Model confidence (mean pLDDT): 83 of 100.
This is a predicted structure of a 77-nucleotide RNA (transfer RNA) from Micavibrio sp.
Its Rfam family is "tRNA". It is annotated as a transfer RNA.
Lineage of the source: Bacteria > Pseudomonadati > Bdellovibrionota > Bdellovibrionia > Micavibrio.
[in-house]
RNA sequence: CGGGGUGUAGCUUAGCCUGGUAAAGCGCUUGCUUCGGGAGCAAGAGAGCGAAGGUUCAAAUCCUUUCACCCCGACCA
Numbered sequence: 001c002g003g004g005g006u007g008u009a010g011c012u013u014a015g016c017c018u019g020g021u022a023a024a025g026c027g028c029u030u031g032c033u034u035c036g037g038g039a040g041c042a043a044g045a046g047a048g049c050g051a052a053g054g055u056u057c058a059a060a061u062c063c064u065u066u067c068a069c070c071c072c073g074a075c076c077a
Stems, first nucleotide, its partner, number of pairs: 001073007010026004020057001028044005050066005
């Protein structure tokens, strides 16, 4: 320098191809249960999707640019 992959809740991931109110598990909070804890049961909070711009009635999803990390190749030696 060229090519490819990944980035979504505290953590791990799904959703992206085919645009339409962002989902699950673990964790967290509250309540019940218990002498207390754990387990179990019930309820709840928490992310607008790495960043910026564009297209569209509507973008995590499509397009452009860009950042971080990883892989391959090239160059150098």